[in-house]
Context: one part of a larger RNA
Molecule: large-subunit ribosomal RNA, domain I
Organism: Candidatus Altimarinota bacterium
């Protein structure tokens, strides 16, 4: 260097309990009645998980279910159980200690205590139970300096706090980076902190559009990587419009009356309630006429009500015959059911063997919805003169110096904000990207408002997703072992067979093991266990040097 036969080691095939995306359906909070999260303890025997809390793998009680159980998890002991157990499910019940942690301290899971009520004990130590934090808001009582009073001080009642690793809104808000350095700009309103909410937010046009018109908001596909914007660099990026989801829309200050009430000579102002209004084709008050009903919101209580959910139930048709094999589901022949030939299982591939499926069907209790009834509150209506009165003021607009806007002072329109200043009043006002007219279009300067939209959880279903170096960090005692003072980091580890049937008994050996036997189809399947690739190792053996 080959041959060959073994070791070694775990690739590769095939499997899959677990993942990982998707959709859809519920559900959207939990806490002083002590949460989330945890220490420590509960088994006859017990290291871990997993249940539970000194009433400790459980206690009631009401349902289901129906035969067998005492968890993963065997064994030995010893129980339960057709007088319904173990399961499942609805409702309690018990719930050590820590932790907002709240009687008070603490080095979390410990100490140490008043007051009241009990138990033991002759008594005292001892035990048990129950009450004791701290702000906030009400209301009572008391009460200084200092007379009234206030300040404090006591006490009852209620609320509050801390969680939640996403979601969204608001406030505060960065740097590592790219720009091939860098500093305007990027990163970005990202992270990270705070506060709220189940959902937020946003919202019925001082909008847009452009001579045609749309009609609140929100998401989604486009408009478009367009049209700006930019040390015109690196980048950053709209709207209108047009498709679609879902759609709902109000309510108040004012003007004017009316009732209390302060001030003040009548009358007048000014407060509080009540009416009254609520908009732009201008509404409204106020005056006239007309009319004297309709609807429809919400909350309570109620049903032999309905539907859903939290357990469940019924559910058709070959124990057909042969072959082959260990083993039928495969072959071959001959039947039957299908609203059910979706899956999984069964000793290899089963519509007809078992769970199930298709389709009906089911709640003692507890939840949410809807529908009815009832009662109580609240809300809704037209026309038409006059121009006399109202229609949100330190606002709009402006200076200035920020900041948002796809838009970095740019020809910079629009929005927000400090400081300085400042209208108009319907013959008003704002806006149509400087700015003026014409024109068009709305009506600021108060206010609330489902649903379409995010994301979280659980259940279901499904993938031209994954197969154990993949797929989640975990298919396994995984956020475990182990590392670190912490903060943190942070694994490896699946497969005997169809069923232990896991090798009786013999032989060698101290033992590990191994011959034999024995079970099995298979033992080169022996629990270092499917398959068992290479690298390496070792005997053997040939050829070469």
């Nucleotide at each position: 260097c080959g041959u060959a036969a073994a070791g070694u080691g775990g690739a590769u095939g095939c499997c899959u309990u677990g993942a990982c995306u998707u959709c859809g359906a519920a559900u959207u909070c939990c806490g002083a009645u002590g949460a989330a999260g945890g220490a420590c303890g509960c088994g006859g025997u017990u290291a871990g998980c997993u249940g539970c809390g000194a009433a400790a793998a459980g206690c009631u009680u009401c349902g289901g279910u129906g035969a067998g159980c005492c968890g993963c998890u065997a064994g030995c002991a010893g129980g339960c159980u057709u007088u319904g157990a173990c399961c499942c499910g609805g409702a309690g019940a018990u719930a050590u200690c820590c932790g907002a942690a709240u009687g008070g301290g603490a080095u979390a899971a410990c100490c140490c205590g008043a007051c009241g009520a009990g138990a033991a004990u002759u008594a005292u130590g001892u035990c048990u139970c129950g009450u004791u934090a701290u702000g906030g808001u009400a209301c009572a009582c008391u009460g200084a300096a200092u007379a009234c009073a206030u300040a404090g001080g006591u006490g009852u009642a209620u609320c509050a706090a801390g969680g939640a690793c996403a979601c969204u809104u608001g406030g505060u808000g960065a740097a590592g980076u790219g720009a091939a350095a860098c500093a305007u700009c990027u990163c970005a309103g990202u992270a990270a902190c705070c506060a709220a909410g189940g959902a937020a937010a946003a919202g019925a046009a001082a909008u847009c559009a452009a001579u045609u018109g749309a009609g609140a908001u929100u998401c989604c596909c486009u408009c478009a990587g367009u049209a700006g914007u930019g040390g015109c660099g690196a980048g950053c990026g709209a709207a209108a419009g047009g498709g679609g989801a879902a759609u709902a829309g109000c309510c108040c200050a004012a003007a004017c009356c009316g009732u209390a009430u302060a001030c003040c000579a009548a009358g007048g102002u000014g407060u509080a309630c009540g009416g009254g209004g609520u908009u732009g084709u201008a509404g409204g008050a106020c005056c006239u006429c007309a009319a004297c009903a309709u609807g429809g919101u919400c909350u309570u209580u109620a049903a032999u009500a309905u539907u859903a959910u939290u357990a469940g139930g019924u559910g058709a048709a070959u124990u057909g015959c042969u072959c082959u094999g260990g083993a039928a589901a495969g072959u071959g022949c001959a039947a039957c059911c299908a609203u059910a030939g979706c899956g999984g299982g069964u000793a290899a591939u089963a519509g007809u063997c078992c769970c199930g499926u298709a389709a009906c069907u089911g709640a003692a209790a507890a939840u949410a919805a809807u529908u009815u009834a009832a009662a109580a509150a609240c809300c809704u209506a037209g026309a038409g003169u006059g121009u006399u009165c109202c229609u949100g003021a330190g606002u709009a607009g402006g200076g200035u110096c920020g900041g948002a806007c796809a838009c970095g002072a740019g020809a910079a329109a629009u929005c927000c904000g400090g400081c300085c200043u400042g209208a108009a009043u319907c013959u008003g006002g704002g806006a149509g990207g400087a700015c003026c007219a014409c024109c068009u279009u709305c009506c600021a300067a108060g206010g609330c408002u489902a649903a379409a939209c995010a994301g979280a959880u659980u259940c279901g279903a499904a993938g031209a997703u994954c197969g154990a170096u993949a797929g989640u960090g975990a298919a396994c005692a995984a956020g475990u072992a182990c590392c670190g003072u912490g903060a943190g980091g942070g694994a490896a580890a699946g497969g005997u067979g169809a069923a232990a049937a896991g090798c009786a008994c013999c032989c060698c050996g101290g033992g590990a093991g191994g011959g034999g036997g024995a079970u099995g189809a298979a033992a080169u399947a022996g629990u270092a266990u499917c398959u068992g690739a290479a690298a390496c190792u070792u005997u053997a053996u040939g050829c070469u040097u």